[in-house]
């Protein structure tokens, strides 16, 4: 610090996800030790048991126990024992009294608050214990617990009587003081504060406890008084610490909470409080607050986590504050409470009960149940620190100190170290060679941390008390304070930490991951199954993604997962974002609050800047040093705490106050421009209608029609009239207006802008939340109006349908008046204002200059409105002085897609609806711009037997052949749009053969190897069974050899053979197709952020990306062309088997004409080798060039004709059955052998052919002319036989030698238009040939038979010249043949092409796109089914709360108080008074009740839409001109 994910690829926008850190965590697997921390986050749910607040006998009385001493008595000889008394000491239970119990400890319910934080205030306050200081402490009194007696009760507990004490209670005195009153001075900040004075009034106590000592006094001889010390007591003052109240500022979310408030706001007076105060009350006034009020959530902070920071999240442990103590209310006591382990009442719950009544409160420490994913021991000790009480010793202390449990966290240590290669074994992989695990192990040599064991063994301990000594105080050697010494002591943790010895590598490693992000790869299993997954995504038979294994990577006593927070996320943007098209500018203006504001002077000092002071608790973070062996952890110091307050200063900027200025803004004036607005009036053209005339059969409408109108006279035409609406031409990216919008002419009223000129005002300005006004069309209300047009509606068409598009009609509406509505793709998709920043060119309005008599022209300038374009900006497109550039000010708006501009609520509206505006749920995208393709019922250019022009066919018939289908035991398999279908198959009777039935074999029909055995081969012959294969039996014969053995073979066994079994979607190879179409790319350069472009586009030209020119391109490659073969012309060479012109010879013939054979010869033909020739080379025209057109010459002319040759790629095209081959499958069978059958099966459909339908013909007779080829298990002549197929026979020929070899044509004859002398299917009969074998199932011949068929519907195929068409011939396969097929050969030999509009296919350019599996694309909505969340809903059930009323506990306060009462007063007393009190009563009031509202949650028959689902149904709305351009608002 980034990364993955939208696309075919790209850039951007934008969301989702990941890598990091953290945690009071939980879960899974695993788990050695130690230190330090930490541990009920949920039910503030319920709690058994134990403990958590006592202490003081030096405040008090009585009693008890015990020790000692003395002693009466009793028993005993006595020791002694017992009972009792007195005194002293010690101890403890209960009680009176004092202090404490308000601290400490727990929890976070409540609380959005002066609760907390921070800074201040109290002149408005209180304070026990503590410290300092001043003064005092005189004198009396009456009770009451305990104890005892009586009584009630189950208990808890209570009542009555009698006795007694105090540092308990009460009276009086005194008054340093205090309070009040009066008064003086000083000060302050308003109320006031402080210090004095005062003969005024009021106001206190316990001289009690205790220690030692001592002169004195008294004494019952115990002691007491007195003095001193000390602890206490009282009244004041001061302090410290603590508490209380008040104030500024800060402190979460919701406006779908906008108004709230009657003690409310203030005043006067009173009450109350420690104290101010509506805190409370009476009266008066009518105020007060406003992000109030309401709702939700939450203890706040120091801090903690994260982050570069700013921020965001959080508040567990520790610390400060607050709140709470079963729920609610209340007071009492007290310095302090409205009190966690106090009291009273009400309620819920639990327990006890004798049923009458009582008891209780773990949110203290442990512990238990429950709920929960989840959180510990019913431990030890007061040794330390701290607290309470006490003079002290000491007691108490679940505070605390320790230990225990939990890997919950942080930190440290260990599980060994070195050497060790036959790179062992085993595992895994393998291309079978090896590789890897891996120096890893074994093995050798060491070490000894931790654990184990044995031994030693701490610190935390200081004190307090006692004794002694010294000093100080003192009358004092008492006491007290300080110091020193002595002795005996005080440790829970703990025999722990730590140290030493011993033994032995011994006891100690797992978890997760390995497709990318993200470090780390292979095998096996599985087969869209099982499963994985944080995102993208894996899995459908070769999964680095599932599961297992090996290996590897990471971390490590842990590792992963889950949850949560921050980060990454600049994805709420203060730092630090945006709004033309991605989400986002309000429809427009006016204007309030607010925000911002020209220039200058002076003042002030709000903001701002600087200094100082106080504070910002400690802990924490950071730094330095330091202590535990280190670290975590701890200690000391520093820094920091960015803040707040007070105070001193500065004056540039900002604000404020005052005064100026004119540039911003405004006003006045002048002449012009304009569909600016409102009202009134007028006008012509056109449509329609009415009337009349002329006139006759149609009109109208459409792609074509029909509905419709018309003989009752339409349409057409003329004239007159009526009525409504809109205003042609001018008219223009011209004008005006804020926008919506505005268009005939005239008049009236009226708004604004521009220009020009000076004059005036003097910042009056800009923006603008709310608010107000305007606001197209549609729509609504009421009343008019209604010509045309026209939702709805009707009809006619179209269509599969057509609730549409088209047509004929047609009502609301459109128009006017008065209101409402308030929305539009209300768009420049661009808020308003101001300033600045290169240009060019139009246009509208005004002004100026030059020039004109005047226009005009030209130049300058201001304003408006367009186009092009520079810099800049932008993701790009684009924008560009009319900014989307650079800045300033203000407003509005956005934060992934869908759900949804929807629901609910609220406001507005007559309604329709508008405005405001969510959530659950769901997806990993949605989107913008541009790129390359593909596509379009988009456009342009071009080509092709593509169409057209022609010739001949197919489709109809019969037959042949292939396919589908059907059938079958099997009809083997494959090919299946073009590009399968006379295709694989260049030849299925058996074989082939893969299929079926039956019968056989099992190392096999075939290959290699090993072992064993037996024998000599193999093989052959014979017999039996059998359809054969095969099985069983027998026989003859018989290898090499240097006697080791070799080769061959049989049998058995094992490796293995074998498979036309599967997968062509695992493959190689080969092939088809687009297409012999002209294309496909690369290097460098250049352009672009990039995908990519350029080159390859453009203008010509070509068969061609062929060539030329131009051009940010220059070159190059694969294709095109050429090079190769055949053919067409010539030359040369060569001359057998070819040739025979010339010459010679021989035969036949007549000696002739001639013919046959031979010789010679190679001229010619031919054969087959080399070469030549054609290149737009030459001429003319056009042309820049390329090239094109015409011509000459030439055998051939513009690639001469034909062939081979097939770019990058596409179709998961075809082939595992040609061969090869991965994987899978079968192995007495899916292998192999045999016999027979099938592949030939036939209601049917299709493709490809043959033969015909005839006279351009059929038949008969005669007569010519080829070439390619083939031939030995072959071709076969002459000859003979047969009507013929053929047979007999065999010359010649392994071939330019011999053999196999033409037909159409031509000549003559006949047939005469018929189902024929056409056609030949079918069938009967007789044969031939091949072959073991022609039944299923061969070909051919002869005789007989003589079917359909008379030129073929829609549609469709081939062909542009030696081509089509017609004719025959050869040949591969092959025993034969289904060949009419394939591949070749020659013979005869045409017609037509105007042209590119259309069909098909293709190429190039361009355009649109929501397509990229690429239009056989994408995609919308209803309906049906399932699931999920949600709205509405008659209601029902909770919960919170307002108002009204009822009832009203305890309690404070008030009143009454006849009940009761010791202290004080009067009184001799009785009694009375004062005061208090039981009880009653009143206000207030908790809980409760009744009624009626509101908020919120749950549930609800039914219902609404939404989302998601497998290949459902119906259509086809959108994307291309999407086939009616699309979209927005409205009905």
């Nucleotide at each position: 610090a980034g990364a993955g994910u939208u696309u075919g690829a790209u850039u951007c926008u934008g969301g989702c996800u990941c890598a990091g850190a953290a945690c009071g965590a939980a879960c899974g697997c695993u788990g050695g030790c130690a230190g330090c921390g930490u541990g009920g986050a949920u039910u503030a749910g319920g709690c058994a048991u134990g403990c958590a607040a006592g202490u003081c006998g030096a405040a008090c009385g009585a009693g008890u126990g015990u020790u000692c001493a003395u002693u009466u008595g009793u028993a005993g000889c006595a020791a002694u024992a017992c009972c009792g008394a007195u005194g002293a000491g010690c101890a403890a239970a209960a009680g009176u009294g004092g202090c404490g119990a308000a601290a400490g400890g727990g929890c976070g319910c409540g609380u959005a608050a002066c609760g907390c934080g921070u800074a201040g205030g109290u002149a408005a306050u209180u304070u026990a214990c503590c410290u300092c200081u001043a003064a005092g402490a005189u004198u009396g009194g009456g009770a009451u617990a305990a104890c005892c007696c009586c009584g009630a009760g189950a208990a808890a507990u209570c009542g009555g009587g009698a006795c007694u004490a105090a540092u308990a209670c009460c009276g009086a005195a005194u008054g340093u003081g205090g309070u009040c009153g009066u008064u003086u001075g000083u000060c302050g900040c308003a109320u006031g504060a402080c210090a004095g004075a005062u003969u005024g009034a009021c106001u206190a106590a316990a001289g009690g406890g205790u220690a030692g000592g001592g002169a004195u006094u008294c004494u019952u001889c115990g002691g007491a008084a007195c003095c001193u010390g000390u602890c206490g007591c009282u009244u004041g003052g001061a302090g410290a610490g603590a508490a209380a109240c008040c104030u500024g500022c800060g402190u979460c979310c919701c406006a779908u909470c906008a108004g709230c408030u009657a003690g409310u706001u203030g005043g006067u007076g009173a009450g109350g409080u420690a104290a101010c105060g509506g805190c409370u009350c009476a009266c008066c006034a009518a105020g007060g607050c406003u992000u109030a009020c309401g709702g939700g959530u939450a203890g706040c902070u120091g801090g903690u986590c994260u982050g570069a920071g700013a921020g965001g999240a959080u508040g567990g442990u520790c610390a400060g504050c607050c709140g709470c103590a079963c729920u609610g209310g209340g007071a009492c006591u007290g310095a302090g409470a409205c009190a966690c382990u106090g009291c009273c009442c009400a309620g819920a719950c639990u327990c006890c009960u004798a049923c009458g009544g009582g008891a209780g409160g773990c949110u203290g420490c442990a512990g238990u149940c429950g709920a929960g994913g989840a959180u510990c021991u019913u431990u030890u000790g007061c040794a330390a620190u701290g607290g309470g009480c006490g003079c002290a010793a000491g007691c108490c202390u679940g505070a605390c100190a320790a230990a225990g449990c939990g890997a919950c966290g942080c930190u440290g240590c260990g599980u060994g170290g070195a050497g060790g290669a036959u790179g062992a074994a085993g595992g895994c992989c393998u291309u079978c060679g090896g590789g890897u695990u891996g120096u890893a192990a074994a093995c050798u040599c060491c070490u000894g941390u931790c654990a184990u064991u044995c031994g030693g063994g701490a610190a935390c301990a200081a004190g307090a008390g006692u004794u002694u000594g010294g000093c100080g105080c003192u009358a004092a050697u008492a006491u007290c304070g300080c110091c020193a010494a002595a002795a005996a002591u005080u440790g829970a943790u703990g025999g722990u930490a730590c140290c030493g010895g011993a033994a032995g590598a011994g006891g100690a490693a797992g978890c997760c991951a390995c497709g990318g992000c993200u470090a780390a790869c292979u095998c096996u299993g599985u087969g869209c199954c099982a499963g994985c997954a944080g995102c993208c995504g894996c899995g459908g038979u070769a999964a680095u993604a599932c599961a297992g294994a090996g290996g590897u990577g990471g971390c490590a006593a842990g590792c992963g997962u889950u949850g949560u927070u921050c980060g990454g996320a600049u994805u709420u943007a203060c730092u630090g974002g945006g709004c033309g098209u991605a989400a986002a500018g309000g429809g427009u203006g006016c204007g309030u609050a607010g925000g911002u504001g020209g220039u200058u002077u002076u003042g002030u000092g709000u903001g701002u800047c600087g200094g100082a002071u106080g504070u910002g608790a400690a802990a924490g973070c950071c730094c330095a040093c330091u202590g535990c062996u280190u670290a975590a952890c701890g200690g000391u110091g520093g820094a920091a705490c960015u803040g707040c307050a007070u105070u001193c200063g500065a004056a540039a900027c900002u604000g404020c106050a005052a005064g100026g200025c004119u540039u911003g803004a405004g006003u006045a004036c002048a002449g012009g421009a304009g569909a600016g607005g409102a009202g009134a009036g007028c006008g012509g053209a056109a449509u329609u209608c009415u009337u009349g005339g002329u006139g006759u059969a149609g009109c109208g409408g459409u792609g074509a029609a029909a509905u419709g109108c018309g003989u009752u006279g339409a349409u057409a035409u003329c004239a007159a009239g009526a009525g409504g609406a809109a205003c042609a031409c001018c008219g223009g990216u011209g004008g005006c207006g804020a926008a919506g919008g505005c268009g005939g002419c005239u008049c009236u009223c009226u708004g604004g802008a521009a220009u020009g000129u000076u004059a005036c005002u003097g910042a009056c300005a800009c923006u603008g939340a709310g608010g107000c006004a305007c606001g197209a069309a549609a729509g609504c209300u009421a009343g008019g109006g209604g010509a045309g047009c026209a939702a709805a509606c009707a009809g006619a068409a179209u269509u599969a349908g057509a609730u549409a598009c088209u047509c004929u009609g047609g009502u609301a509406g459109u128009c006017c008046u008065a209101g409402c509505u308030g929305u539009a793709a209300a768009c420049g998709g661009u808020g308003u204002a101001c300033a600045c920043u290169u240009g060019g060119u139009g246009u509208a309005g005004g002004g100026g200059g030059c020039g004109u008599u005047a226009u005009a022209c030209c130049c300058c300038u201001c304003u408006g409105u367009g186009c092009c374009g520079g810099a800049g900006c932008u993701a790009a497109c684009g924008u560009g002085u009319u900014a989307a550039g650079u800045g300033u000010a203000c407003c509005g708006c956005c934060u992934g897609g869908g759900g949804a501009g929807u629901a609910c609520g609220a406001u507005c509206g007559c309604a329709a609806g508008a405005u405001u505006a969510a959530a659950a749920c769901u997806c990993a995208a949605a989107g913008a711009a541009a790129u390359u393709g593909a596509c379009g019922g988009g456009g342009g250019c071009c080509c092709g037997c593509a169409c057209a022009a022609g010739c001949g066919g197919a489709g109809g018939a019969g037959c042949a052949u292939g396919u589908g289908g059907c059938u079958u035991a099997a009809u083997u398999c494959g090919a299946u749009g073009c590009a399968a279908c006379g295709c694989g198959a260049a030849g299925a009777a058996c074989c082939u053969u893969a299929c079926c039935a039956g019968g056989g074999c099992u190392u096999g029909a075939c290959a290699u190897g090993u072992a064993a055995c037996u024998g000599g081969a193999u093989g052959c012959c014979c017999c039996g069974g059998g359809a054969a294969a095969c099985c069983g039996g027998g026989g003859a014969g018989g290898c090499u050899u240097u006697c080791g053995a070799g080769g061959c073979u049989g049998u058995u066994a094992c490796a293995c053979a074998g498979g036309u079994g599967c997968u062509g979607c695992a493959u190689g190879g080969c092939u088809g197709u687009c297409g012999u179409c002209a294309g496909u790319u690369c290097g460098u350069g250049c352009c672009g952020u990039g995908a990519g472009g350029u080159g390859u586009u453009u203008g010509g030209u070509u068969a061609a990306g062929u060539c030329c020119a131009g051009c940010a391109a220059c070159g190059a490659a694969c294709g095109c062309a050429a090079c190769c073969c055949c053919u067409g012309u010539g030359u040369c060479u060569a001359g057998u088997u070819g040739c025979c012109a010339c010459u010679c010879c021989a035969g036949c013939g007549a000696u002739g004409a001639g013919u046959u054979g031979g010789a010679a010869g190679c001229a010619c033909u031919c054969u087959a080798g080399a070469c030549a020739g054609a290149c737009u080379g030459c001429u003319c025209g056009u042309u820049u060039a390329c090239a094109c057109g015409a011509g000459a010459g030439g055998a051939a002319g513009g690639u001469g004709g034909g062939g081979a040759c097939g770019a990058c790629g596409u179709c998961a095209a075809g082939u595992c059955a040609g061969u090869a081959u991965g994987g899978c499958c079968c192995u007495u069978a899916c292998g192999u052998c045999c016999u027979g059958g099938g592949c030939u099966g036939c209601a049917c459909a299709c493709g490809u052919g043959c033969u015909a339908c005839a006279a351009u013909g059929a038949c008969c007779g005669g007569u010519a002319c080829a070439g390619u080829g083939g031939g030995a298990a072959g071709c076969a002549a002459u000859a003979c036989c047969g009507c013929g197929a053929g047979g007999u026979g065999g010359a010649g020929c392994a071939a330019a030698u011999c053999c196999c070899c033409a037909a159409a044509a031509c000549c003559g004859g006949c047939c005469u238009c018929a189902g024929u002398u056409c056609a030949g299917a079918u069938u009967g009969g007789a044969g031939u040939c091949u072959g073991u074998a022609a039944c299923u199932c061969g070909a051919c011949u002869c005789c007989a038979u003589g079917a359909a068929g008379u030129c073929g519907g829609a549609u469709u195929c081939g062909c542009u010249a030696g081509u089509a068409a017609c004719g025959g011939c050869g040949u591969a396969u092959c025993a034969g043949c289904u060949a009419c097929g394939g591949c070749g050969c020659c013979g005869u030999g045409a017609a037509u092409a105007c042209g590119u509009u259309c069909c098909c296919g293709g190429g190039c350019c361009u355009u649109g796109u929501a397509c990229a599996c690429a239009c056989c694309g994408c995609c919308c909505g209803u309906c049906a089914c399932a699931u999920c969340a949600u709205g509405a809903a008659a209601g029902c059930c909770g919960u919170c709360u307002g108002c009204a009323c009822c009832c009203g506990a305890a309690g404070c306060c008030g009143c009454u108080g006849a009940u009761u009462c010791a202290a004080c007063c009067c009184g001799c007393a009785a009694g009375g008074g004062a005061g208090a009190u039981a009880a009653g009563u009143g206000u207030c009031u908790a809980a409760g009740g009744u009624g009626u509202g509101g908020g919120u949650g749950g549930u609800g028959a039914u219902u609404g839409g939404g989302a998601u689902g497998a290949a459902g149904u119906c259509g086809u709305a959108a994307c291309a001109a999407g086939g009616u351009a699309a979209c927005c608002g409205u009905a």